């Protein structure tokens, strides 16, 4: 930096899974998870191609300080483009709460916004 978008079949496997803890809701023998195999999604990496910025080579002009762009490649931001490579993804808001805050005369419920924690 995003994280309310998007994307699932066959095998095998046999009882769990939803990252971790707690509690809720959920999936799951009409077959969890794991593995494999084919599908797709997305557009992080990497790749085209514009457009700016900036510092260089090069060219050309110089009062020699230096200035400029028709060239050339490298960085950096910005928009767009593919989908052959590399990664992640492919119930449900990152399933949903949990910590602080607002708003709700108070409780409670909700609902906003931040934060922690994780994914990528």
């Nucleotide at each position: 930096a995003u994280c309310g978008a998007g994307a699932g079949g066959g095998g095998u496997g046999g009882a769990g899974g939803g990252a971790u803890a707690u509690g809720g809701c959920c999936c799951u023998g009409u077959g969890a998870a794991g593995c494999c195999c084919c599908g797709g999604c997305a557009a992080c990496c990497g790749c085209c191609g514009u457009c700016u910025g900036c510092a260089g080579c090069a060219g050309c002009c110089u009062u020699c300080g230096g200035g400029u762009u028709c060239g050339u490649g490298g960085c950096a931001g910005a928009g767009g483009g593919a989908a052959a490579g590399g990664u992640g993804c492919c119930a449900a808001g990152u399933c949903c709460a949990u910590c602080g805050g607002a708003c709700g005369a108070g409780c409670g419920a909700g609902u906003c916004c931040g934060g922690c924690a994780g994914a990528u």
A computed fold for a 120-nucleotide RNA from a soil metagenome, annotated as SAM riboswitch aptamer (S box leader). The prediction has a mean pLDDT of 79. The sequence is in RNAcentral, with records from MGnify.